The RNA shown here (FMN riboswitch aptamer (RFN element)) has 133 nucleotides and comes from Sporomusa sphaeroides DSM 2875. RNAcentral holds the sequence, with entries from ENA, Rfam and Ribocentre. The model forms 100% of the base pairs in the Rfam consensus.

[in-house]
RNA sequence: AUGAGCCUUUGGGGCAAGGUGAAAAAGAGAAAUCUUUUAAUUCCUGACCGGCGGUAUAGCCCGCGAGCCGUUUUACGGCUGAUUCGGUGAAAUUCCGGAGCCGACAGUAUAGUCUGGAUGGUAAAAGGCGUAA
Numbered sequence: 001a002u003g004a005g006c007c008u009u010u011g012g013g014g015c016a017a018g019g020u021g022a023a024a025a026a027g028a029g030a031a032a033u034c035u036u037u038u039a040a041u042u043c044c045u046g047a048c049c050g051g052c053g054g055u056a057u058a059g060c061c062c063g064c065g066a067g068c069c070g071u072u073u074u075a076c077g078g079c080u081g082a083u084u085c086g087g088u089g090a091a092a093u094u095c096c097g098g099a100g101c102c103g104a105c106a107g108u109a110u111a112g113u114c115u116g117g118a119u120g121g122u123a124a125a126a127g128g129c130g131u132a133a
Base pairs, nucleotide, nucleotide: 003131005129006128007127008126009125010124015046017045018044019043024037025036026035027034028033047113048112049103050102051064052063053062054061059101060100067079068078069077070076071075083099084098085097086096087095105116106115107114
């Protein structure tokens, strides 16, 4: 220094904005009707966010994780979102400039941003122990 093994720690961000909005609720009255209160971080506008490895620095290139489904269930298999134009350069769908797009499940007025499963789990990162060659 390399490899098998073991241990520890770490391991996800984001609206306190504006607008709209009930055949709901309460009260008054003989009634018509009147008065009061009220639901969106979910709708509309705008704002904001971006796990890990690879590669010229990546949410939207390749792969992994998360999530869902199945089986012969310690594991394996399947499904699983989104980008283009110009510039620089040896090299960039990664940088610079422009314009776009995407985002599990359950709950709730329809949710990437709220609440919950989750004081959970995982890709992975860093450090350490120790042994043989």

The source organism's lineage runs through Bacteria, Bacillati, Negativicutes, Sporomusa and Sporomusa sphaeroides.
Its mean pLDDT, the model's own confidence on a scale to 100, is 79.